[in-house]
Molecule: transfer RNA
Organism: Candidatus Woesearchaeota archaeon
RNA sequence: GGGCGUGUAGCUCAGCUUGGAUAGAGCAUCGGACUCCUAAGCCGGAGGUCGGGGGUUCAAAUCCUCCCACGCCCG
Repeated sequence: GGGCGUGUAGCUCAGCUUGGAUAGAGCAUCGGACUCCUAAGCCGGAGGUCGGGGGUUCAAAUCCUCCCACGCCCG
């Protein structure tokens, strides 16, 4: 230098194929109830510029484009 893949909550990931309703789950975290106390289990809450810019569209996490980071392969 070229090709491919990944990037979404603190962490691990789904959702992208086929654009549409408020962006979800588990774990972690906070609160409550329970308990002599703690843990587990139970109930509830908070937490996101969907890696960044631009474009298409009535509408973009999703399509197009450029860039960035990381991984793999080729030279």